[in-house]
RNA sequence: UCAUCCAGAGGGGAUGAGGGAACGGCCCUUUGACUCCCCGGCAACCGCCUGAACAGAUCAGGAACGGUGCCAACUCCGCCUUGGUCGAACGUCGGCCAGGACAGAUGA
Numbered sequence: 001u002c003a004u005c006c007a008g009a010g011g012g013g014a015u016g017a018g019g020g021a022a023c024g025g026c027c028c029u030u031u032g033a034c035u036c037c038c039c040g041g042c043a044a045c046c047g048c049c050u051g052a053a054c055a056g057a058u059c060a061g062g063a064a065c066g067g068u069g070c071c072a073a074c075u076c077c078g079c080c081u082u083g084g085u086c087g088a089a090c091g092u093c094g095g096c097c098a099g100g101a102c103a104g105a106u107g108a
Stems, first nucleotide, its partner, number of pairs: 001108005010039005018028003023078003040071003045067003048062005075103001080100009
C1' cells in the first nucleotide's frame, strides 16, 4: 500500500488469576482464565493444480501437500461523524435503525 473482517472450527497436559488492545459498558473465568506444549479441526490469504488459444495480468474453479492464520460473544458492543425516526424539550440531550470514518486483526 492492497484485500478481507455478520460464515466456520476443541480435546488433553502443565501452570494457577486473570482475560476480552486503551476507556465506558457488557461478558468469559477456580465447573480453571491468560500463556505454553501435544493432538485434532476450520478456513482458503500465499505457494500449488486446471480452464479461458500462447505469455503476462486478471477472472473462474479445484485440492488441502507446503508457508501463515484462526477455533466465546459481528473486530463482543460503544467511542468520532452523517442521515432517518421517536421522546423529552427549544437547539441541545437521549433511545432505536442504517451508513461512513478512526483504531485494530490477518494475509500478500
Background:
Predicted 3D model of a 108-nucleotide RNA (SAM riboswitch aptamer (S box leader)) from uncultured Friedmanniella sp. The source organism's lineage runs through Bacteria, Bacillati, Actinomycetota, Propionibacteriales and Friedmanniella. The RNAcentral record of the sequence draws on MGnify. The model forms 97% of the base pairs in the Rfam consensus. The coordinates come from a structure-prediction model, not an experiment, and the mean pLDDT is 81.